The prediction has a mean pLDDT of 82. Predicted 3D model of a 76-nucleotide RNA (transfer RNA) from Tetragenococcus koreensis. It matches the Rfam family "tRNA". By type it is a transfer RNA. The RNAcentral record of the sequence draws on ENA. NCBI's taxonomy places the organism under Bacteria, Bacillota, Lactobacillales, Enterococcaceae, Tetragenococcus.
């Protein structure tokens, strides 16, 4: 320095990928209830325009292009 290939989605750790309409789960958080108090238990809340930008589409987390950022594999 080139080519390819894989990961990026909530604070963490992930699901969802032949497009279909309100983006989920599990831990954490916070709020209540229970308890003498803690923790467990249990009921709710908050939170992310899905690494960014553009394209196609009625319609995109998911399809194209480029782009970052970790990882790997091959080459001079």
């Nucleotide at each position: 320095u080139g080519u390819c290939c894989c990961u990026g989605u909530a604070g963490c750790u992930c699901a969802g990928u032949a497009g279909g309409a309100u983006a989920g789960a599990g831990c954490a958080a916070c709020u209540g209830c229970c308890u003498c108090c803690u923790a467990a238990g249990c009921a709710g809340u908050a939170g992310g325009u899905c690494g960014g930008a553009g394209g196609u589409u009625c319609g995109a987390a998911u399809c194209c292009u480029c782009u970052c950022a970790g990882g790997g594999a091959c080459g001079u």